This is a predicted structure of a 90-nucleotide RNA (c-di-GMP-I riboswitch aptamer) from a Gemmatimonadaceae bacterium. Its mean pLDDT, the model's own confidence on a scale to 100, is 90. The sequence was found by an Rfam model in a public genome assembly. The model forms 100% of the base pairs in the Rfam consensus. It matches the Rfam family "c-di-GMP-I riboswitch aptamer". Rfam links the family to the GO term cyclic-di-GMP binding.
RNA sequence: UCACGACAACGGCAAACCCGUCGAAAGGCGGGGACGCAAAGCCACGAGGCUACCGCACGCACUGCGUGCCACGCCGGUCGGGCCACCGAA
Numbered sequence: 001u002c003a004c005g006a007c008a009a010c011g012g013c014a015a016a017c018c019c020g021u022c023g024a025a026a027g028g029c030g031g032g033g034a035c036g037c038a039a040a041g042c043c044a045c046g047a048g049g050c051u052a053c054c055g056c057a058c059g060c061a062c063u064g065c066g067u068g069c070c071a072c073g074c075c076g077g078u079c080g081g082g083c084c085a086c087c088g089a090a
Base pairs, nucleotide, nucleotide: 004088005087012037013036017032018031019030020029021028022027035077041083042082043081045080046079047078048075049074050073055069056068057067058066059065060064
């Protein structure tokens, strides 16, 4: 240096759930809380997943309601990929 990853060290993150808040929703953010995580740091490129305000189509008992489709909205703690990084036993 490149791999690799201890019942190591210093530290870090924080699922479910609860409260507040923003959002049409998915979900985000803040606080509490820890199931877990060696990249559970960053990006959002591929696959995948979630949602459907608007829009489009159709129906109806038509200022509306319902159903279907749609990402331009999200997740990334589902799997790949890219970038960066702490420590050092085997």